The RNA shown here (transfer RNA) has 73 nucleotides and comes from Candidatus Micrarchaeota archaeon CG1_02_55_22. Its Rfam family is "tRNA". Its family is annotated with triplet codon-amino acid adaptor activity in the Gene Ontology. The same sequence occurs in records of 3 taxa. Taxonomically the source falls in Microcaldota (Archaea, Nanobdellati).
[in-house]
RNA sequence: GCCCUGGUAGCUCAGUUGGUAGAGCGACUGACUGUUAAUCAGUAGGUCGUAGGUUCGAGUCCUGCCCAGGGCG
Numbered sequence: 001g002c003c004c005u006g007g008u009a010g011c012u013c014a015g016u017u018g019g020u021a022g023a024g025c026g027a028c029u030g031a032c033u034g035u036u037a038a039u040c041a042g043u044a045g046g047u048c049g050u051a052g053g054u055u056c057g058a059g060u061c062c063u064g065c066c067c068a069g070g071g072c073g
């Protein structure tokens, strides 16, 4: 230098054919309990790496760049 894979909640990851983003764990609140844990119910938490483009509409498609991993030279 070129190619491939990935970047989504605090962490691990889903997200199908483009139609306003979810799970588990964790955190917090409540119920239960003599207390804690466990269990149950609920709540909060996201610029979807970044900047543009396409589209009525983009996590998803296209382009540049950044970061991580791998391959070739």
Base pairs, nucleotide, nucleotide: 001072002071003070004069005068006067007066010025011024012023013022019056027043028042029041030040031039049065050064051063052062053061
The coordinates come from a structure-prediction model, not an experiment, and the mean pLDDT is 81.